Annotation
Bacterial RNase P class A from an Anaerolineaceae bacterium, 412 nucleotides, folded computationally. It was read from a public genome assembly, where an Rfam model found it. Its mean pLDDT, the model's own confidence on a scale to 100, is 76. Its Rfam family is "Bacterial RNase P class A". Rfam classes the family as a ribozyme. The source organism's lineage runs through Bacteria, Bacillati, Chloroflexota, Anaerolineae and Anaerolineaceae.

RNA sequence: CAGGCUGGUCGGGCAGUCGCGGUUCCGCAUCGCGGGAUCGAGGAAAGUCCGCACUCCAUAGAGCACGGCGUCGGUUAACAACCGGGGCGGGGAGCGUCGCAAGGCGCGAACCUGCCGGAACAGGGCCACAGAAACAGACAGCCGCCUCCUCCGCAAGGAUGGGGCGGUGAUGGUGAAAAGGUGGUGUAAGAGACCACCGGCAUUUGCCGUAAUGCAGAUGGCCAGGUAACCCCCGUCGGGAGCAAGGCUAAGCAGGGGUGAAAUCGUCCACGGACGAUGGGAGGCUGCUCGUCUCCGUAUCAGCCCCGGGUAGGCUGCACCGAGCAGCGCGGUGACGCGCUGCCCAGAGAGAUGACUGCACAGAUGGACUUUGUCCAUUGGACAGAAUGCGGCUUAUAGACCAGCCUGAGAU
Numbered sequence: 001c002a003g004g005c006u007g008g009u010c011g012g013g014c015a016g017u018c019g020c021g022g023u024u025c026c027g028c029a030u031c032g033c034g035g036g037a038u039c040g041a042g043g044a045a046a047g048u049c050c051g052c053a054c055u056c057c058a059u060a061g062a063g064c065a066c067g068g069c070g071u072c073g074g075u076u077a078a079c080a081a082c083c084g085g086g087g088c089g090g091g092g093a094g095c096g097u098c099g100c101a102a103g104g105c106g107c108g109a110a111c112c113u114g115c116c117g118g119a120a121c122a123g124g125g126c127c128a129c130a131g132a133a134a135c136a137g138a139c140a141g142c143c144g145c146c147u148c149c150u151c152c153g154c155a156a157g158g159a160u161g162g163g164g165c166g167g168u169g170a171u172g173g174u175g176a177a178a179a180g181g182u183g184g185u186g187u188a189a190g191a192g193a194c195c196a197c198c199g200g201c202a203u204u205u206g207c208c209g210u211a212a213u214g215c216a217g218a219u220g221g222c223c224a225g226g227u228a229a230c231c232c233c234c235g236u237c238g239g240g241a242g243c244a245a246g247g248c249u250a251a252g253c254a255g256g257g258g259u260g261a262a263a264u265c266g267u268c269c270a271c272g273g274a275c276g277a278u279g280g281g282a283g284g285c286u287g288c289u290c291g292u293c294u295c296c297g298u299a300u301c302a303g304c305c306c307c308g309g310g311u312a313g314g315c316u317g318c319a320c321c322g323a324g325c326a327g328c329g330c331g332g333u334g335a336c337g338c339g340c341u342g343c344c345c346a347g348a349g350a351g352a353u354g355a356c357u358g359c360a361c362a363g364a365u366g367g368a369c370u371u372u373g374u375c376c377a378u379u380g381g382a383c384a385g386a387a388u389g390c391g392g393c394u395u396a397u398a399g400a401c402c403a404g405c406c407u408g409a410g411a412u
Base pairs, nucleotide, nucleotide: 001408002407003406004405005404006403007402008401009400010399013359014358015357016356017355018354020040021039022038023037024036025035026034027033028032042383046394047393049392050391051390052389053388054242055241056240057239061290062289063288064287066238067237068236069235070234071085072084073083074082075081086116087115088114089113090112091111094107095106096105097104098103117233118232123231124230125227126226127225139172140171141168142167143166144165145164146163147162148161150159151158152157180198181197182196183195184194185193199223200222201220202219203218204217205216206215207214246316247315248314249313256307257306258305263278264277265276266275267274268273280296281295282294283293284292285291324343325342326341327340328339329338330337331336361381363379364378365377366376367375368374369373
């Protein structure tokens, strides 16, 4: 310098005029007005995909159902997030090689990216079409035996073709996948049938590592697949609903209508009844069951539930010391953790945080020149707007800047 990549920061500035909301102070003096100070929308506020804080369901127990996760280790309040490893892959700037070329083949950095509990260790299902056959087998072919026609031959027998029976799984074909590969022995022909080496698998020993895994060795011919983002099995986690959650309060209506319950036993008694237990009815625990809790006992009750009617007003929840923010130091490969110092940074409620003007500037286009660069003109700043809050993920984004990694070339 070039090419290929990764991470991060900012995302408009200054001035003037007018206009908003919160907090606080002062003045006026009444239910408000004026003035001062100070603060006031993001990196995603978006999506609502996860996790949680917080609130309520009296309590929040067990089981089933349902749902999440599933390689090893770590971070975190927690998570499907984040960090670092392992195994099996895919892509990748470029390099080499074959070729006249078009193109093909091989290797492959940084970096990007997919999957990873279980298939003999429960059981079941599926693998279309093609192909003979997809957990099992024989189409063509090869070999042996028998037989028929023709030909050669004195005969024995031989050759070609056809048919039948048996053996075979090496060769060919189909396919995503067809009994592991190379070389041999052996055979009628073949085959892990046997042998050597290699690969896979099972059992086992040692070494490094927290571990997954990796490396090295021993034994065994064990060598018959894939699929669980098919049903399923195993392990582990999960109560539900949600700020329109909730709390306080003013006013108002229909205190209207309806539904539910066999009782038994014991004690006391003033003989009206009271208390307790078992059992029964209604309801809650936001899918079911158990369990548990509340209320009730013949209709008295705004008890629960159902239908109907009324209200939808005010305050609060609500900006709060927060799993808070910034700087520095230490530890860690890193996510992050610990310590010290400093800071307080929106709280609206149909919903504030704005509008206009001017100047300069980033960028773009065009022109001129002294082409390192300067000047002039025109244009010009993306995606986008808090609503209880926080940690993530995903998506959108004009432009400016910073840092780093790999490869190649050159210079010193």